[in-house]
RNA sequence: GGGCCGAUAGUUCAGUUGGGAGAACGCUACAUUCGCAUUGUAGAGGUCAGGGGUUCGACUCCCCUUCGGUCCA
Repeated sequence: GGGCCGAUAGUUCAGUUGGGAGAACGCUACAUUCGCAUUGUAGAGGUCAGGGGUUCGACUCCCCUUCGGUCCA
């Protein structure tokens, strides 16, 4: 330098005909307990890596950039 894969909540990740942003764990509050843990209920938490384009509408399609992994040279 080139090819391929990936980047979504604090963490691990899901999210395909383009229209609802989600799960588990973690966190907070309440209930339960003498207290803790467990369990139950409720809640907070997101620039979907960044920028641009297409579209009525983009995590999703197209282009560029950054970062990580991997292969070739």
Description: Transfer RNA from a marine sediment metagenome, 73 nucleotides, folded computationally. It matches the Rfam family "tRNA". Rfam describes the family as follows. Transfer RNA (tRNA) molecules are approximately 80 nucleotides in length. Rfam classes the family as a transfer RNA. Rfam links the family to the GO term triplet codon-amino acid adaptor activity. The prediction has a mean pLDDT of 84. The sequence is in RNAcentral, with records from MGnify.